RNA sequence: AAAGGGCAAAAUUAGGGAAACCUAGUGACGCAAAGCCACGGGCCUUCAUUCUCUGGGGCGGCGCCGCCCGCGGCGUCGUUUGGAUGAUGGCAGCCGGGCUGCCGAA
Numbered sequence: 001a002a003a004g005g006g007c008a009a010a011a012u013u014a015g016g017g018a019a020a021c022c023u024a025g026u027g028a029c030g031c032a033a034a035g036c037c038a039c040g041g042g043c044c045u046u047c048a049u050u051c052u053c054u055g056g057g058g059c060g061g062c063g064c065c066g067c068c069c070g071c072g073g074c075g076u077c078g079u080u081u082g083g084a085u086g087a088u089g090g091c092a093g094c095c096g097g098g099c100u101g102c103c104g105a106a
Base pairs, nucleotide, nucleotide: 006031007030011026012025013024014023015022016021029093035099036098037097039096040095041094042091043090044089050084051083052082056081057080058079059078060077061076062075063074064073065072066071067070
C1' cells in the first nucleotide's frame, strides 16, 4: 500500500435532567485517534443568587356596561410569567495541550 476491523452526525424512540446535555435502541453525516482527560482558550445552559421591569401576556376575584342571558367588553385588585447577571452544570465531533493505542506488505 492493500485488506480486515473500529467509532457514529442529523433525525427518531425510551429513560434521566430545571436546562444545556447525557445514557440506551434505531440510524449513518462524517472520522486515522470521532479513544480517554474540562488543564488553557472558546462555546452552550441558568436551578439557586443579585439587580431590574411592573410594560405586555395567562389565570382568578370584584365592580360596571352590553346583549342573543351566559357569554362578551371595560375598569380595578391579586397571582404567575419577563429582562440582565450568574457555573459549582455541560460540550473531547470547536482549537490547543496531556495520556493511551489496533491492523500493517515491500
Source information:
Model confidence (mean pLDDT): 79 of 100. A computed fold for a 106-nucleotide RNA from a soil metagenome, annotated as c-di-GMP-I riboswitch aptamer. Rfam family: c-di-GMP-I riboswitch aptamer. Gene Ontology term of the family: cyclic-di-GMP binding. The RNAcentral record of the sequence draws on MGnify.